[in-house]
Context: one part of a larger RNA
RNA sequence: UUGGGUUUAAAGGGUGCGUAGGUUGUUUGACAAGUCAGCGGUGAAAUUUUUCUGCACAACAGAUAGACUGCCGAUGAAACUGUCAGACUUGAGUAUGAACGAGGCAGGCGGAAUUCGAGGAGUAGCGGUGAAAUGCAUAGAUAUCUCGAAGAACCCCGAUAGCGCAGGCAGCUUGCCAGGCCAUAACUGACACUGAAGCACGAAAGUGUGGGAAUCAAACAGGAUUAGAUACCCUGGUAGUCCACACAGUAAACGAUGAUUACUCGCUGUUUGCGAUAUAGUGUAAGCGGCCCAGCGAAAGCGAUAAGUAAUCCACCUGGGGAGUACGCCGGCAACGGUGAAACUC
Numbered sequence: 001u002u003g004g005g006u007u008u009a010a011a012g013g014g015u016g017c018g019u020a021g022g023u024u025g026u027u028u029g030a031c032a033a034g035u036c037a038g039c040g041g042u043g044a045a046a047u048u049u050u051u052c053u054g055c056a057c058a059a060c061a062g063a064u065a066g067a068c069u070g071c072c073g074a075u076g077a078a079a080c081u082g083u084c085a086g087a088c089u090u091g092a093g094u095a096u097g098a099a100c101g102a103g104g105c106a107g108g109c110g111g112a113a114u115u116c117g118a119g120g121a122g123u124a125g126c127g128g129u130g131a132a133a134u135g136c137a138u139a140g141a142u143a144u145c146u147c148g149a150a151g152a153a154c155c156c157c158g159a160u161a162g163c164g165c166a167g168g169c170a171g172c173u174u175g176c177c178a179g180g181c182c183a184u185a186a187c188u189g190a191c192a193c194u195g196a197a198g199c200a201c202g203a204a205a206g207u208g209u210g211g212g213a214a215u216c217a218a219a220c221a222g223g224a225u226u227a228g229a230u231a232c233c234c235u236g237g238u239a240g241u242c243c244a245c246a247c248a249g250u251a252a253a254c255g256a257u258g259a260u261u262a263c264u265c266g267c268u269g270u271u272u273g274c275g276a277u278a279u280a281g282u283g284u285a286a287g288c289g290g291c292c293c294a295g296c297g298a299a300a301g302c303g304a305u306a307a308g309u310a311a312u313c314c315a316c317c318u319g320g321g322g323a324g325u326a327c328g329c330c331g332g333c334a335a336c337g338g339u340g341a342a343a344c345u346c
Stems, first nucleotide, its partner, number of pairs: 004317003007300002012314001014201004021194003025088007033081002035077003039073004049065001051063004091191001092188003095184003100179001103177007110154001114150007125136002162169002206247006216240001220236004258313006266291009295302002319346003328339004
């Protein structure tokens, strides 16, 4: 390379948009580039294969036919691909109407808890643990009542519930923005799918500048435990945790399962529409779950939300270690990220 693969054995890019490229619905006509047919030319010789002949045989040599699967030309065919022109509506999009949701952004408001401050009342302990101690407390703590302040998070409802491309999203309310789904079948008429590059988004931790700081809490300090204890437990406690702007760009970024389309036995729960209804029973569309037929699978299992049957496009894998390392390059303030070997060894 070919072939074969990618839930768990190596392997799906974190996610979206999207350029080039690849692929592309039904139908009519034209063209004849691809395609196909026979014909002509050319495809040097040697080599190679067939048959025959010459050296006694063979090697060797000569003749003969073939092959040289290719290229070029002209003639023809028109199913398929392609190009051009026309038509269509089921793919795709638009419109109108209804409902839906922790979808996003900005503002306002609320109560509980926590800590702190002030005051009342009150007295000797509180706190913490397996047991203790460090710690707090007669300068009046803890427990209790009243008032005040601050910051962060939103009990119940709450759900194999919902929304979002993914990351993710939850007190209440207002404004703005976005979304898919359903119904109607009015409009456009293939406008589609995928997508190397590229661009954007992207948890937590981390970085820069400026705020904020209640709680919790890396680092750090002390007390314990222990042979030791740079830990687990306890008392404290700074970055951080929160906000604004900018950077970073990684995660078991997981369904460890790329996107899109078509087809394939049933049962059952649930969300939101529509239809039909009587409260029972029921149809249909789009989701979210459970069980399973066929089939698939090494098995576990998957099973219309496929890991089944097929098609298109992209990404990725090729024994373990060395190593996601070294070097180089690109990006970054840095931390580090991206790309990514080899020697050697089993």
About this RNA:
A computed fold for a 346-nucleotide part of an RNA from an uncultured bacterium, annotated as small-subunit ribosomal RNA, central domain.